The part of an RNA shown here (large-subunit ribosomal RNA, domain I) has 539 nucleotides and comes from Bacteroides sp. It matches the Rfam family "Bacterial large subunit ribosomal RNA". Its mean pLDDT, the model's own confidence on a scale to 100, is 84. RNAcentral holds the full RNA, with entries from ENA.

Context: one part of a larger RNA
RNA sequence: AGCGAACGGAGGAUGCCUAGGCUAUCCGGAGGCGAAGAAGGACGUGGUAAGCUGCGAAAAGCUACGGGGAGUUGCAAACAGACAUUGAUCCGUAGACAUCCGAAUGGGGCAACCCGGCAGGUUGAAGACCUGUCACCAUGUAAUACAUGGGGCGAACGCGGGGAACUGAAACAUCUCAGUACCCGCAGGAAGAGAAAGAAACAUCGAUAUCCUGAGUAGAGGCGAUCGAAAGGGGCAGAGCCUAAACCGGUUGGUUUACGGACCAGUCGGGGUUGUAGGAGCGUCCAAGGGAACAUGUCAAGGAACGCGAAGCGCAUGGAAAGGCGCCGCGAAGAGGGUGACACGCCCGUAGCGGCAACGAGGACAUGUCAGGGACGCCACCUGAGUAGGGCGGGGCACGAGGAAUCCUGUCCGAAUCUGCGGGGACCAUCCCGCAAGGCUAAACACUUCCGGAAGACCGAUAGUGGACCAGUACCGUGAGGGAAAGGUGGGAAGCACCCCGAACAGGGGAGUGAAAUAGAACCUGAAACCGUUCGUUU
Numbered sequence: 001a002g003c004g005a006a007c008g009g010a011g012g013a014u015g016c017c018u019a020g021g022c023u024a025u026c027c028g029g030a031g032g033c034g035a036a037g038a039a040g041g042a043c044g045u046g047g048u049a050a051g052c053u054g055c056g057a058a059a060a061g062c063u064a065c066g067g068g069g070a071g072u073u074g075c076a077a078a079c080a081g082a083c084a085u086u087g088a089u090c091c092g093u094a095g096a097c098a099u100c101c102g103a104a105u106g107g108g109g110c111a112a113c114c115c116g117g118c119a120g121g122u123u124g125a126a127g128a129c130c131u132g133u134c135a136c137c138a139u140g141u142a143a144u145a146c147a148u149g150g151g152g153c154g155a156a157c158g159c160g161g162g163g164a165a166c167u168g169a170a171a172c173a174u175c176u177c178a179g180u181a182c183c184c185g186c187a188g189g190a191a192g193a194g195a196a197a198g199a200a201a202c203a204u205c206g207a208u209a210u211c212c213u214g215a216g217u218a219g220a221g222g223c224g225a226u227c228g229a230a231a232g233g234g235g236c237a238g239a240g241c242c243u244a245a246a247c248c249g250g251u252u253g254g255u256u257u258a259c260g261g262a263c264c265a266g267u268c269g270g271g272g273u274u275g276u277a278g279g280a281g282c283g284u285c286c287a288a289g290g291g292a293a294c295a296u297g298u299c300a301a302g303g304a305a306c307g308c309g310a311a312g313c314g315c316a317u318g319g320a321a322a323g324g325c326g327c328c329g330c331g332a333a334g335a336g337g338g339u340g341a342c343a344c345g346c347c348c349g350u351a352g353c354g355g356c357a358a359c360g361a362g363g364a365c366a367u368g369u370c371a372g373g374g375a376c377g378c379c380a381c382c383u384g385a386g387u388a389g390g391g392c393g394g395g396g397c398a399c400g401a402g403g404a405a406u407c408c409u410g411u412c413c414g415a416a417u418c419u420g421c422g423g424g425g426a427c428c429a430u431c432c433c434g435c436a437a438g439g440c441u442a443a444a445c446a447c448u449u450c451c452g453g454a455a456g457a458c459c460g461a462u463a464g465u466g467g468a469c470c471a472g473u474a475c476c477g478u479g480a481g482g483g484a485a486a487g488g489u490g491g492g493a494a495g496c497a498c499c500c501c502g503a504a505c506a507g508g509g510g511a512g513u514g515a516a517a518u519a520g521a522a523c524c525u526g527a528a529a530c531c532g533u534u535c536g537u538u539u
Stems, first nucleotide, its partner, number of pairs: 001538009015524001016488002020459002022456002025454005030448002032153002040101003043056003047079001051075002062095006071083003106115003116134007136150005157188001158186005168175001172222001198205002210235004219227002240440003243384001247270010275418001277383003281378006291370001293369007302359001306354003312327004328345002330334001336348003389413007399425001420435005475482002495523001498510004
């Protein structure tokens, strides 16, 4: 030195565990917060107090009510001092307080700072201090008065205004990626759409959205790559309305007048709302109801902390019984967790039953208010104009200009008026369907930052979130940004009094605790690489 065995060191794999995660899992709630100053921060705040948490100069807290019932003074020990059955701590609800920065809003500013005006106050006084107030925009208004609203933040979902490229086409330009990413505006708990100038086809349907189907069909397409409907059928849900105009009346301003009025423009009220046309006007008749509106009241479901809640003992083993053996009980409860090993009957719970303030949108009822009809005849007044439509140029429709309808419009033109107008995929006829150029509209369909509940042939510390642990931390970067490692003594600290070695608050040996200390905090188990000690053997 090699090999082997035993025993160690080192190391932290493996097993077991779970405080944390994951779910394109489900159900329910909530769907917003903000000038009454948010989200997020800075700085403070404890007897001692560095960090975290809580809180805000009233500062780990104050008040009221409710719950609860024995200890409490957060994580977090100890000391000190306090509090508590005259009910503390704690839990819930409603309030008080809430520094400074931040939309930040008196002005400024390199956020958490600096400097003011006005009114009042403190002071002998002040250039000091305290309290209140002072931004801008929009709307209303005579107004620089006043009032109301706005601004900012927020995970996704929604609507709108803009809008790529890589890529694919095996190159590339039309095309595709894609109206995607991204930017901007705005909103709601959903948004948007929505009450036929519809869809159809000789039969009809009857607002819209969404799901299944129709269907990868019809079609579009350098007919390449690819793109890709609709009707119809079946579900879900279900709800319909208001105006403009004709006509009537009031009123403001103006014009005109023969002073009776008339007309024009505006405004308010009545009237009226549709396509088998309807309405107005004139004439003749008839009828009575339950609405998605507003206000008030009552009611119930719901709704916080929380309450009640069945039934077990003995023996042996063991450090410890819940495991074993024996005998027994409850069950609307044998879900689950905990307890010194595996507990229906020990603890918390579970089934079941109860309780309640604020609130109670939506719901029911009542009252009041408001809104809400029809028929026939005559008549020919009204029924949304720079509109429909057309040319040119674009865009959108599954549809790339195509035979290209339909929809939007930058530009130039530009109707009809119910004997009217639009559509049925060029266009024309016939036929059929509808009534544009004003508006509103629940439910069914999207999403989950957040709260609660239930679950998993999901993970188990190199996994599962980046993060089980004081993590978006340490650290890196000028910055945008990037971004870790790190869990486990024991049932219980019983966390090793005391003695010895040692320079020692290092480390160790005894002693003691404990079932175990090779469980001693560098702490469960403790693999391998790697390093040793002893013995054997070989050279």